Model confidence (mean pLDDT): 75 of 100. This is a predicted structure of a 383-nucleotide RNA (Bacterial RNase P class A) from Nocardioides sp. URHA0032. The model forms 98% of the base pairs in the Rfam consensus. Rfam family: Bacterial RNase P class A. Rfam's curators write: Ribonuclease P (RNase P) is a ubiquitous endoribonuclease, found in archaea, bacteria and eukarya as well as chloroplasts and mitochondria. Its best characterised activity is the generation of mature 5'-ends of tRNAs by cleaving the 5'-leader elements of precursor-tRNAs. Cellular RNase Ps are ribonucleoproteins. By type it is a ribozyme.

RNA sequence: UGGGCUGGCCGGGCGACCGCGUGGAGGCAACUCCCCGAGGAAGGUCCGGGCUCCACAGGGCAAGGUGGUGGGUAACACCCACCCGGGGCAACCCGCGGGAAAGUGCCACAGAGAACAGACCGCCCCUCCCGUCUCGACGAGAGGGGUAAGGGUGAAACGGUGGAGUAAGAGCCCACCAGCGACCGGGGCGACCCGGCCGGCUCGGCAAACCCCACCUGGAGCAAGGUCAAGAAGUUCGGUGCUCGCACCGGACGCGCGCACGUUCGAGGGCGGCCCGCCCGAGUGCGCGGGUAGACCGCUGGAGGGCGUCGGCAACGGCGCUCGUAGAUGGAUGGUCGCCACGCUUCGGCGUACAGAACCCGGCCUACAGGCCAGCCCGUCCG
Numbered sequence: 001u002g003g004g005c006u007g008g009c010c011g012g013g014c015g016a017c018c019g020c021g022u023g024g025a026g027g028c029a030a031c032u033c034c035c036c037g038a039g040g041a042a043g044g045u046c047c048g049g050g051c052u053c054c055a056c057a058g059g060g061c062a063a064g065g066u067g068g069u070g071g072g073u074a075a076c077a078c079c080c081a082c083c084c085g086g087g088g089c090a091a092c093c094c095g096c097g098g099g100a101a102a103g104u105g106c107c108a109c110a111g112a113g114a115a116c117a118g119a120c121c122g123c124c125c126c127u128c129c130c131g132u133c134u135c136g137a138c139g140a141g142a143g144g145g146g147u148a149a150g151g152g153u154g155a156a157a158c159g160g161u162g163g164a165g166u167a168a169g170a171g172c173c174c175a176c177c178a179g180c181g182a183c184c185g186g187g188g189c190g191a192c193c194c195g196g197c198c199g200g201c202u203c204g205g206c207a208a209a210c211c212c213c214a215c216c217u218g219g220a221g222c223a224a225g226g227u228c229a230a231g232a233a234g235u236u237c238g239g240u241g242c243u244c245g246c247a248c249c250g251g252a253c254g255c256g257c258g259c260a261c262g263u264u265c266g267a268g269g270g271c272g273g274c275c276c277g278c279c280c281g282a283g284u285g286c287g288c289g290g291g292u293a294g295a296c297c298g299c300u301g302g303a304g305g306g307c308g309u310c311g312g313c314a315a316c317g318g319c320g321c322u323c324g325u326a327g328a329u330g331g332a333u334g335g336u337c338g339c340c341a342c343g344c345u346u347c348g349g350c351g352u353a354c355a356g357a358a359c360c361c362g363g364c365c366u367a368c369a370g371g372c373c374a375g376c377c378c379g380u381c382c383g
Base pairs, nucleotide, nucleotide: 001379002378003377004376005375006374007373008372009371010370012340013339014338015337016336017335018334020037021036023034024033025032026031039354043365044364046363047362048361049360050359051221052220053219054218058276059275060274061273063217064216065215066214067213068082069081070080071079072078083097084095085094086093087092098212099211103210104209105206106205107204120151121150122147123146124145125144126143127142128141130139131138132137133136159177160176161175162174163173178202179201180199181198183196184195185194186193187192225297226296227295228294237250238249239248240247241246242245252292253291255289256288257287258286259285260284261283268280269279270278271277304323305322306321307320308319309318310317311316341352342351343350344349
């Protein structure tokens, strides 16, 4: 200095004024003052957990998920290390990576045949018939049979090369090579690797088809859930209509009334789905009526961040020190101006990515203008 690989970080800055929200202080009150106020993804809601409520005898069947090995973790479909396979000169990257030698099924088009296969062309043998001639050979046709060596189709055609063998051929047999499997020895916690020996065993792909194997799995979610208040009161959540502030319709939870079933002869409910079985049990279901829905807690201090040290290849863990305010629900976190930075420009100006908390964490995935840093690999030049 050129190209590349991997990891991490920032993602406009400063000031003034106005505005919004939580908290604090003052004030009888109106209000005033002070502090703080989005992210690396707050996103998609795809996994895993915390937390809350319900449930928490058991068995069988079904359902769903995960899927190389060993670790990490609260847990995971995440992370780390390694193994195997593939790509790259390399740094490094990719793999939904158990089983297809249990069974069933499927394999488009093309092709004769697509899985204990298959005679379309070709090759070979036999029979019949015809032709030719140098008279026992050659050629054409028909029929029967053999053959997976050659051609052709295809993503894929049932090991490869050579020899022996044969009418022609073929793991039919032999040598070597490749693969697979059994056994033995060695290494590794293990996935697996290395070596030896034997067996002609040659066995296609798909399990993100059914299926088999191993392991795992209660349901619902902060509108969870709890406290207080109001409640026969003309309220207000959503939708529709129009004359635009009224009418009509509907939903949730109590209450009132009526009907039906039921209180040990047990309605109904629960035990993730079904069955068996078990438990709770005095209310449950339907219809009608009129009303109510406001405040607070949950709510943010967390499996939390940083630094040091120790253990570990690492993910991560132990210990010590240290840091610290988003918590809205009418849903705040914004706007204007000035200067600077960067980008575009028709030189007037314009723009500053993706996007925005909603109970909280750990991940994954997706979006992202522009910019910065570190390590490593392959080259080139100079000394």